[in-house]
Context: one part of a larger RNA
RNA sequence: GAUGAACGCUGGCGGCGUGCCUAACACAUGCAAGUCGAGCGGUAUAUAUUUGAGUGAUAUUUCGAUUGAACGAAAAUAUAGAGAGCGGCGGACGGGUGAGUAACGCGUAGGCAACCUGCCCCAUACAGAGGGAUAGCCUCGGGAAACCGUGAUUAAGACCUCAUAAUGCUAAGACAGCACCUGCUGUUUUAGUCAAAGAUUUAUCGGUAUGGGAUGGGCCUGCGUCUGAUUAGCUUGUUGGUGAGGUAACGGCUCACCAAGGCAACGAUCAGUAGCCGACCUGAGAGGGUAAUCGGCCACAUUGGAACUGAGACACGGUCCAAACUCCUACGGGAGGCAGCAGUGGGGAAUAUUGCACAAUGGGCGGAAGCCUGAUGCAGCAACGCCGCGUGAGCGAUGAAGGCCUUUGGGUCGUAAAGCUCUGUCCUUGGGGAAGAAACAAAUGACGGUACCCUUGGAGGAAGCCCCGGCUAACUACGUGCCAGCAGCCGCGGUAAUACGUAGGGGGCGAGCGUUAUCC
Numbered sequence: 001g002a003u004g005a006a007c008g009c010u011g012g013c014g015g016c017g018u019g020c021c022u023a024a025c026a027c028a029u030g031c032a033a034g035u036c037g038a039g040c041g042g043u044a045u046a047u048a049u050u051u052g053a054g055u056g057a058u059a060u061u062u063c064g065a066u067u068g069a070a071c072g073a074a075a076a077u078a079u080a081g082a083g084a085g086c087g088g089c090g091g092a093c094g095g096g097u098g099a100g101u102a103a104c105g106c107g108u109a110g111g112c113a114a115c116c117u118g119c120c121c122c123a124u125a126c127a128g129a130g131g132g133a134u135a136g137c138c139u140c141g142g143g144a145a146a147c148c149g150u151g152a153u154u155a156a157g158a159c160c161u162c163a164u165a166a167u168g169c170u171a172a173g174a175c176a177g178c179a180c181c182u183g184c185u186g187u188u189u190u191a192g193u194c195a196a197a198g199a200u201u202u203a204u205c206g207g208u209a210u211g212g213g214a215u216g217g218g219c220c221u222g223c224g225u226c227u228g229a230u231u232a233g234c235u236u237g238u239u240g241g242u243g244a245g246g247u248a249a250c251g252g253c254u255c256a257c258c259a260a261g262g263c264a265a266c267g268a269u270c271a272g273u274a275g276c277c278g279a280c281c282u283g284a285g286a287g288g289g290u291a292a293u294c295g296g297c298c299a300c301a302u303u304g305g306a307a308c309u310g311a312g313a314c315a316c317g318g319u320c321c322a323a324a325c326u327c328c329u330a331c332g333g334g335a336g337g338c339a340g341c342a343g344u345g346g347g348g349a350a351u352a353u354u355g356c357a358c359a360a361u362g363g364g365c366g367g368a369a370g371c372c373u374g375a376u377g378c379a380g381c382a383a384c385g386c387c388g389c390g391u392g393a394g395c396g397a398u399g400a401a402g403g404c405c406u407u408u409g410g411g412u413c414g415u416a417a418a419g420c421u422c423u424g425u426c427c428u429u430g431g432g433g434a435a436g437a438a439a440c441a442a443a444u445g446a447c448g449g450u451a452c453c454c455u456u457g458g459a460g461g462a463a464g465c466c467c468c469g470g471c472u473a474a475c476u477a478c479g480u481g482c483c484a485g486c487a488g489c490c491g492c493g494g495u496a497a498u499a500c501g502u503a504g505g506g507g508g509c510g511a512g513c514g515u516u517a518u519c520c
Base pairs, nucleotide, nucleotide: 001519002518003517005516006515007514008513009512012389013388014387015386016385017384018382019381020347025345026344027343029342030341031340034089035088036087039086040085045080046079047078048077049076050075051074054071055070059066060065096300097299098298105225106224107223108222109221110220111219112218115217116216120213121212122211123210124209125208126207128162129161130160131159138151140149141148142147168193169192170191171190172189173188174187175186176185177184178183198205199204200203226272227271228270233263234262235261238260239259240258241257242256243255244254245253275297276296277295278294279290280289281288282287302323303322304321305320306319325336326335327334328333353379355378356377357376361375362373363372364371365370392422393421394420395419402413403412404411405410426461427457430454431453432452436447464509465508466507467506468505469490470489471488475504476503477502478501479500485492486491
């Protein structure tokens, strides 16, 4: 000098940041990923209109009946339309954590003639004809529940078949150019082979195939990347080859066979520790240390394993299996995963609100309106840090009172106070009041009646902490008497202690000041 700090004493305001470093311990509760009716069938319900079974006040009455206000089952049409379902896209992003990992994990420089890429952009071509189901609804049944089963029936941009088919793909061949380890690109011949979906408010949004782009990813390699030799040998898919399988793709990635290799004192193997980097701290630099916040990459999601779906996962808020733990149960069986945001218990020296809003930025879905978004924007708490401001200013000597010291003359606190004259930052009263808002116009602000401006009031409400033997700025008195105590080092204290305790005075810093811990 520094810190994600803690502790002690003290504490006025604002701005900007930061805030579980320990138990990757366990978690009550709420929320954190949905959306599309312009893909589909379709319901409850509401409103309006029309028709209207039936009930029937009243009036007339020859008691048979007629009249028919009002109520109104049900049906039709129109509009709106929750929940659930099929289907599409998104739940692989965003957010968290650092357990594991000494590794092509990361950094850096290259490579892939060995690769993939939804949405987006560009170009070319196309979209013809059919079919069978299944959720839902209904029905019956089982179960405490979770949920499961039977029967009947229905739709689609869901699923299937056929057609169409190239400059695509696959296989074989010819030529040219480039490369020179495999080959790549272009032209061309033949054979085989693969597609589609429509919607509505008629202007758009979609669909299929192929090529290119963009973006994102996968793989390979050189170099660099902590400690220990009181770890010296390690390795059998191990090292290489041939063939096959597998993958988007190369490869012992996997398998069969063959060879016996491969690594290591330039430190293999083993053990310990650790996410890496941009950066941050320190230092004149070289270097040393650190890996909080912010940004890039990686890994993980109770523990271990596995695949499915998909452009993308071996998937935090998906599935299956096993394990531990917790909960429900009618004992037959089920449910769960905060290292998301808040919050609770526990651990700890120690770390915050079960807040507001989608107004902005960004993301998902949608043609849009819009919906969702604990991302994000804000507010709350904390002197945890940095920065800024204030706690008043001017005049004021009888050098008041009082304290302390004293050689008893005085000295000092000290212009300090009192007193007089002012000011108004912060504070306080009342009033005004934003920018942030942009997407045709209009509308739209959580923060927030906040910032800011004007105004009322009155010095009123706002100073402490450490130190004073030397290092090291700052000295006297009393108390104590190797006691009580101090202390970073040297060292103080055993009767006049500038070193202990208190007081007066002084020094330093100041809403902080000291101590402890850690790094240079």

RNAcentral holds the full RNA, with entries from ENA, Greengenes and SILVA. A computed fold for a 520-nucleotide part of an RNA from an uncultured bacterium, annotated as small-subunit ribosomal RNA, 5' domain. Its mean pLDDT, the model's own confidence on a scale to 100, is 82.